[in-house]
RNA sequence: GAGAAAUGAUUCAUAUCUUCUCGUAUAUGUGCAGGAAUGGGCCUGCACGUUUCUACCAGAUCACCGGAAAUGAUCGGACUACGGGAAAGGCAGAUCGUUAU
Numbered sequence: 001g002a003g004a005a006a007u008g009a010u011u012c013a014u015a016u017c018u019u020c021u022c023g024u025a026u027a028u029g030u031g032c033a034g035g036a037a038u039g040g041g042c043c044u045g046c047a048c049g050u051u052u053c054u055a056c057c058a059g060a061u062c063a064c065c066g067g068a069a070a071u072g073a074u075c076g077g078a079c080u081a082c083g084g085g086a087a088a089g090g091c092a093g094a095u096c097g098u099u100a101u
Base pairs, nucleotide, nucleotide: 002101005099006098007097008096009095010094011093018087019086020085021084022083023082024081025080026055029048030047031046032045033044034043035042040065041064049056057077059075060074061073062072063071
């Protein structure tokens, strides 16, 4: 000095996966119809609500109803869509080094 290989470190970028976190949306909300229960307070469907796919529930406590058809309040709890951030892992590239030829 050379080409190929193995290996270590550093660094950058990209894509993907996982986890966590923050923000936006929506208030896990509203209206209506049919049915059911009252030892209960539900089931089914439709619509609205989001520059939005999906979801639109369950529990606890309190109240109310008193055999009738109607529930209410409070509390904390998510999922989904999009965006930001963080961490970890993997692949590839670049640089530097080491080993052996």

The RNA shown here (Purine riboswitch aptamer) has 101 nucleotides and comes from Paenibacillus zeisoli.
Of the family's consensus pairs, 100% are formed in the model.
Lineage of the source: Bacteria > Bacillati > Bacillota > Caryophanales > Paenibacillus.
Its Rfam family is "Purine riboswitch aptamer". The literature on the family includes a 2003 paper in Cell by Mandal et al., "Riboswitches Control Fundamental Biochemical Pathways in Bacillus subtilis and Other Bacteria". Rfam links the family to the GO term purine nucleobase biosynthetic process.